The RNA shown here (transfer RNA) has 75 nucleotides and comes from a Candidatus Geothermarchaeota archaeon.

[in-house]
RNA sequence: GGGCCGGUAGAUCAGUCUGGUAUGAUCGCCACGUUGGCAUCGUGGAGGUCGCGGGUUCAAAUCCCGCCCGGUCCA
Numbered sequence: 001g002g003g004c005c006g007g008u009a010g011a012u013c014a015g016u017c018u019g020g021u022a023u024g025a026u027c028g029c030c031a032c033g034u035u036g037g038c039a040u041c042g043u044g045g046a047g048g049u050c051g052c053g054g055g056u057u058c059a060a061a062u063c064c065c066g067c068c069c070g071g072u073c074c075a
Stems, first nucleotide, its partner, number of pairs: 001074007010027005020058001029045005051067005
C1' cells in the first nucleotide's frame, strides 16, 4: 500500500442483509423488598451524538462516498 471483518448503554454483544418511534439481551450500577449483616433472589429505575464527516430519502444504526481506530490476511 491492497483485501476482508469489526466500532451500538459503564463492559461484552444482538439488531444492519430487506431503511420506518434507540427495539434490545447478559453482566455491571442505583433504589426498594428479603437478611441480625453480607451474598443470592425478587421488583423497579437510571444509563445511547449507533466511531467521525458528507450524500440519497418524507424518514438512515441500517443504503452510498470519504476519513479515523482496532483485528486479520496478502505484498
It matches the Rfam family "tRNA". Rfam classes the family as a transfer RNA. The coordinates come from a structure-prediction model, not an experiment, and the mean pLDDT is 82.